[in-house]
Context: one part of a larger RNA
RNA sequence: AUCUGGCUAAGGUAAUUCGGCAAAUUAGCUCCGUAACUUCGGGAUAAGGAGUGCCUGCUUUGCAGAAAGCAGGUCGCAGUGACGAGGGAACUCUAACUGUCUAAUAACAACAUAGGGGAUCGCAAACCCGUAAGGGCUAGUACGAUCCCUGAAUCCUGCCCAGUGCAGGUAUCUGAAACCUCCAUACAAGGAGAUGAAGGACCUGUCAACGGCGGGGGUAACUAUAACCCUCUUAAGGUAGCGUAGUACCUUGCCGCUUAAUUGGCGGCUCGCAUGAAUGGACCAAUGAGAGUUCCACUGUCCCUAGCCAGAACCCGGUGAACAUUACAUCCCAGUGAAGAGUCUGGGGACCCCUAAUGGGAAGUGAAGACCCCGUGGAGCUUUACUGCAGCCUGUCGUUGGGCUGUGGUUUUGGACGUGCAGCGUAGGUAGAAGGUGAUGAUCCACUUUCGCUAGGAAGUGAGGAGCCAUCAAUGAGACACUACCCUUCUGAAACUACGACCCUUACUCCGAGAGGAGGACACCGAUAGGUGGGCAGUUUGGGUGGGGCGCCACGCCCUAAAAAAGAUAUCUAGGGCGCCCUAAGGUUGACUCAAGUGGGUCAGAAAUCCACUGUAGAGUGCAAGAGCAAAAGUCAGCCUGAUGUGAUUUCGCAUAGCAAGGAAUCAUGAGACGAAAGUCUGGUCUAGCGAACCAUUAUGCCCCCUUGGUGGGGGCUAAUGAUGACAGAAAAGCUACCCCGGGGAUAACGGUGUCGUCACCGGCAAGAGCACAUAUCGACCCGGUGGCUUGCUACUUCGAUGUCGGUUCUCUCCAUCCCGGCCGUGCAGCAGCGGCCAAGGGUGAGGUUGUUCGCCUAUUAAAGGAGAUCGUGAGCUGGGUUUAGACCGUCGUGAGACAGGUCGGUUACUAUCUGUUAGGGGUGUUUUGAGGUCUGAGGGGAAGUUGCCUAUAGUACGAGAGGAACUAGGCAACGGUGCCUCUAGUCUAUCGGUUGUCCGACAGGGCACACCGAGCAGCCACGCACCAGUGGAUAAGAGCUGAAAGCAUCUAAGCUCGAAACCACCCCCGAAAAGAGACUUCUAAAGGGCACUCUUAGAAGAAGAGUUUGAUAGAGUCGGGAUGUAAGCACCAAGGUAACGAGGUGUUCAGUCCGCGACCACUAAUGCCCGAG
Repeated sequence: AUCUGGCUAAGGUAAUUCGGCAAAUUAGCUCCGUAACUUCGGGAUAAGGAGUGCCUGCUUUGCAGAAAGCAGGUCGCAGUGACGAGGGAACUCUAACUGUCUAAUAACAACAUAGGGGAUCGCAAACCCGUAAGGGCUAGUACGAUCCCUGAAUCCUGCCCAGUGCAGGUAUCUGAAACCUCCAUACAAGGAGAUGAAGGACCUGUCAACGGCGGGGGUAACUAUAACCCUCUUAAGGUAGCGUAGUACCUUGCCGCUUAAUUGGCGGCUCGCAUGAAUGGACCAAUGAGAGUUCCACUGUCCCUAGCCAGAACCCGGUGAACAUUACAUCCCAGUGAAGAGUCUGGGGACCCCUAAUGGGAAGUGAAGACCCCGUGGAGCUUUACUGCAGCCUGUCGUUGGGCUGUGGUUUUGGACGUGCAGCGUAGGUAGAAGGUGAUGAUCCACUUUCGCUAGGAAGUGAGGAGCCAUCAAUGAGACACUACCCUUCUGAAACUACGACCCUUACUCCGAGAGGAGGACACCGAUAGGUGGGCAGUUUGGGUGGGGCGCCACGCCCUAAAAAAGAUAUCUAGGGCGCCCUAAGGUUGACUCAAGUGGGUCAGAAAUCCACUGUAGAGUGCAAGAGCAAAAGUCAGCCUGAUGUGAUUUCGCAUAGCAAGGAAUCAUGAGACGAAAGUCUGGUCUAGCGAACCAUUAUGCCCCCUUGGUGGGGGCUAAUGAUGACAGAAAAGCUACCCCGGGGAUAACGGUGUCGUCACCGGCAAGAGCACAUAUCGACCCGGUGGCUUGCUACUUCGAUGUCGGUUCUCUCCAUCCCGGCCGUGCAGCAGCGGCCAAGGGUGAGGUUGUUCGCCUAUUAAAGGAGAUCGUGAGCUGGGUUUAGACCGUCGUGAGACAGGUCGGUUACUAUCUGUUAGGGGUGUUUUGAGGUCUGAGGGGAAGUUGCCUAUAGUACGAGAGGAACUAGGCAACGGUGCCUCUAGUCUAUCGGUUGUCCGACAGGGCACACCGAGCAGCCACGCACCAGUGGAUAAGAGCUGAAAGCAUCUAAGCUCGAAACCACCCCCGAAAAGAGACUUCUAAAGGGCACUCUUAGAAGAAGAGUUUGAUAGAGUCGGGAUGUAAGCACCAAGGUAACGAGGUGUUCAGUCCGCGACCACUAAUGCCCGAG
């Protein structure tokens, strides 16, 4: 000099700061007195005020301890005397409240809460745990339980059911397996059909379910606005409220209040980027270690620091870690360099060692960066990602039995049914057939039922009492009675089966101790099938990229340029194109010539068709561009299909290491087309027009397997088709701020380097204006620079870490100068200005809002300059902002979540090794004698001063006036510097006194709480006091003299004179280690020095200084001076009280006590020892 914990500060009083953080104030009890507001309970200890000790006597209550009071007396600065012990008030936001929470950075506005609402659930409940057995809720039962939302009370809670959910319904559609039917199979597999559950489609309901709640145009007699009108459109178009908000980008919105000044706060307005109604809206008393603002009180937060105490630090004794540690290390500046060097280069500086400090550097230590990117890394979470799995719903089968009924199906069986025309007439088919039927009642008649083609048929009942039908004939394709087998349709019965309803009890389940009861072939359970299914699981979620993301595709191909005359050649280079098309737009043979122009010609025009001429291509060639093409590669016509099967080679793809698909060219062979023939033809004049394996389908023939002849099934060979465009081809969505790992400076954010478009500054030219006049002043267009402050670009350094904005503290530098100094010009009279030149010595301040840098504002000022130093400075501080984890709002997202949007909250580590710096010491050298003292001054440091105001000059110069200087001299002040303590102020845990509590039995005297309070010398100090000239030299801009080059002119070229706060001296401080290591003087062994001892003008330790008996160095003593404030003891007085007693007072007493000060005084202690030249 500091730190930690405390104490105290004059005057100012929040000026400090993100913010009154911290501290101070207040404080107990009694009495008085208390506002707005209010849910009437509160608010409230509101606020504000008075009192408070001790002694004496008395009163009241009480058994008493005790408590409450009255009167009188009395002391102090102070009576809750110490301890303990709310600062208060006002406005707003927010949450109603008490409560809970991230053990270890968040206590909050988050959670909870009472209250409100919705949903599920009748108990073998819903819901939850468990594979199950079983269990919880619950030994509860709808006034209950569970799940979800909201969050007291008060006033309220609008519109939307289109979407997504949820619930209900369902004629129809869709909808698996099994059963059934059919096909197929000597059996199967397989195929088809019928039936048809849940679910879905469809319909309806539901928003205190998830959620959502528009745009354009016009209009009123000032303007503005729009009650009003028109239009598009939606499921509905935001109602009541509130509103620049914890929500508003613009924004510091506008107005008002608060302030000297307000990005703050409050009240209003409000078209609200992007408010809004139980994702609750608004309001709100009370409450809050919640957020913001103001006022009073109070203060060391500050102006502006100072003093003191304790513990550290420091010194001595003892003990004794960790971290860290490549090496060397005496550094500084500039440069260089992987672009930020103690080690390289250059220059400078630099003897060796120790101690205390400091924290500038070692891109210090700590932690394989948490940001960013990458990884075919991980994890957690989400969902309408992919694929699954629990669970749930449903069908079928098993467990699983009996009965009844209805309706189907199949089979068996009985009965009926059958009308073309013709025909006695209601003729199903085929075959047989000459008889069949009848008192067991025929024909016929009546009635009823039923069918019906309206002709009639069948059955039954009654009456009746003996025949009737067929064969034959007719009609017709077919001939009838009767029998048999069948068909169509209807109907009855039985068996089986399916479905629906119901019943039973014995399986099974439940209750019960049991008897028994309840349910019951259901359920449970098992198998299987369909649906649903982030409840759970495993995974995926591409690449390129001037970081990544967003965008884009430069990811497969083609053309041109780049591309640098072989070939090849990059960029998110420039300009374009392809993912086809065409049975002719292909093959061949033959023929023809285009575009355009000129002339002529009916309608006919600039352009229609016709004729003539010119016409190398200016046309056309399916599509890009380039190349190519004229008896053609263009145009027209004939005939055709070579746009063909098979097999090779070469080449591009892919430079010459290799490689797929695909493209092209050439050849062989078969079969062909055209042409008289020679010949041409393996698509399009050439370069783009494309796709592996698996799998599936198709085609044709062949091969193999199922020990087999056939059939069937399966596999294979060949070809075609179906696509992977991320185009040599996984089957695939997101979030992470809760995050993790491995890496990267291969790659971003800060800083640095480079660059300088942007930025700042300067210049050239001078159009213009300046009344005239470019250049007093301003200066366009265009052009050229300088700087490295802004913003970019880049990706060189750092990702085994260089701590990131602002403030603060402290220092240095630059000048493009804000002020002070010196000059020039002026559209300079003076004053005041404007522009420019020189100049960096000094100065450049205080406040309001905001985290701000910046900016705006206030009052001052000579002025309130700009910039740099790793956007100087976190091993110096702060931590308001940004940028972890919590939470709210708006917006986006289905969601997890996200937001250079807002908001509240939110751990700042390090004992200093080296170096640097500030101080203090110890050695060596400087002679080859050793010492003491006094100097010199190379060199270094300083600002030691800077600025203002006033007075005189002078109301002068100047000026019409109004106004209004200067040189010079003097005084004062502010800031800065150095020192000091007489005064003033502070402190003063030396000391003295007062008082409380308690203890030492009482007194006296003390201990403890720095107890508190008052005063306070010395010391230390500032708020106090003192001091801080100018002069010279050389210059800058500028002003000049003389003066040529250039007979003049010219401040310059030679020469000379002036000229500024800048430079150098003068002044102050350090400074012989200044290696050129200095000088002078004295003494030299009885030199001189040191240790030790007494000490302090000194001091962390060392050191320095005073002294050591020839002595006042320290202590004691005496005296002086000073602080406090009148001691103890004794005597007297004292309100009272019968007395005892009695707070206290007076005298003795300017007493007593004390002193880091001064003087006097040897009483005590300064004894002794060692080193040291020739």
Predicted 3D model of a 1174-nucleotide part of an RNA (large-subunit ribosomal RNA, half B) from a marine sediment metagenome. The RNAcentral record of the full RNA draws on MGnify.